THF (Tetrahydrofolate) riboswitch aptamer from a sheep gut metagenome, 93 nucleotides, folded computationally. The prediction has a mean pLDDT of 82. The sequence is in RNAcentral, with records from MGnify. It matches the Rfam family "THF (Tetrahydrofolate) riboswitch aptamer". Rfam 15.1 lists 747 matches to the family in 747 species. From the family's description: Tetrahydrofolate (THF) riboswitch was first reported for Ames et al. as an RNA motif in 5' untranslated (5'-UTR)regions of folate transport and biosynthesis genes in Firmicutes genomes.

[in-house]
RNA sequence: UAGAGUAGAUAUUGUGCGUCAAGUGUCACCGGAUGGGAUGUAGCCGGUGAACGAAGAGUCCCUGAGGCUCGCGUUAUAAUAUCGCGUCCGCUA
Numbered sequence: 001u002a003g004a005g006u007a008g009a010u011a012u013u014g015u016g017c018g019u020c021a022a023g024u025g026u027c028a029c030c031g032g033a034u035g036g037g038a039u040g041u042a043g044c045c046g047g048u049g050a051a052c053g054a055a056g057a058g059u060c061c062c063u064g065a066g067g068c069u070c071g072c073g074u075u076a077u078a079a080u081a082u083c084g085c086g087u088c089c090g091c092u093a
Base pairs, nucleotide, nucleotide: 001093002092003091008083009082010081011080012079013078014077015076016075017073018072019071026050027049028048029047030046031045032044034042036089037088038087039086040085056070057069058068059067060066
């Protein structure tokens, strides 16, 4: 001098969940983890509370959110691709 390496984010696909409403998202408080180490804004996760809130339809069946199909949800998860920490120290060349 150059490079690697986080938590995560986006997209696609697969498998699920819900659709008689959980989930997602918002706010407040508390806590947790976060390049290899320390620290730290910032993102992320968990708990509690509050407010708001939806796209269903067809078919089978003796009746159901029972089965199936197509949808819907800023839905969960895995894989792939892309992006990817500030400062100091460390690692590789």